Molecule: SAM riboswitch aptamer (S box leader)
Organism: Ignavibacteria bacterium
RNA sequence: GACUUAUGGAGAAAGGCGGAGGGAUAAGGCCCUGUGAAACCUUGGCAACCAUCCUGAAUUAUUUUCAGUGAAAGGUGCCAAUUCCUUUCCUGCUCAAUGCAGGAACAGAUGAGUC
Numbered sequence: 001g002a003c004u005u006a007u008g009g010a011g012a013a014a015g016g017c018g019g020a021g022g023g024a025u026a027a028g029g030c031c032c033u034g035u036g037a038a039a040c041c042u043u044g045g046c047a048a049c050c051a052u053c054c055u056g057a058a059u060u061a062u063u064u065u066c067a068g069u070g071a072a073a074g075g076u077g078c079c080a081a082u083u084c085c086u087u088u089c090c091u092g093c094u095c096a097a098u099g100c101a102g103g104a105a106c107a108g109a110u111g112a113g114u115c
Base pairs, nucleotide, nucleotide: 001115002114003113004112005111006110007109013043014042015041016040021032022031023030026087027086028085029084044079045078046077049075050074052071053070054068055067056066057065058064083107088104089103090102091101092100093099
């Protein structure tokens, strides 16, 4: 990097360094930002995807599988705003358009697995 799959209305910040941008990409909006953006470093935290442990169930059984409102010091991830919102399609309200509400898709993010 490609494919498969799961998840997303919750949660969690200080310091250093840096010096103007940032919120993935394109457009539109909205927002954060010299009361200091991004990147990087340190510490702290959140969460519970994987691993581990615990509990329960299945299994003849060490094992293995499944479930959990459990723990969590390991591997990742994350710590403004729903993935910040909209864009494409469908449905409902509406005469219709706009608009609003709901659903799906696309894209992207993260984990796990395979190549």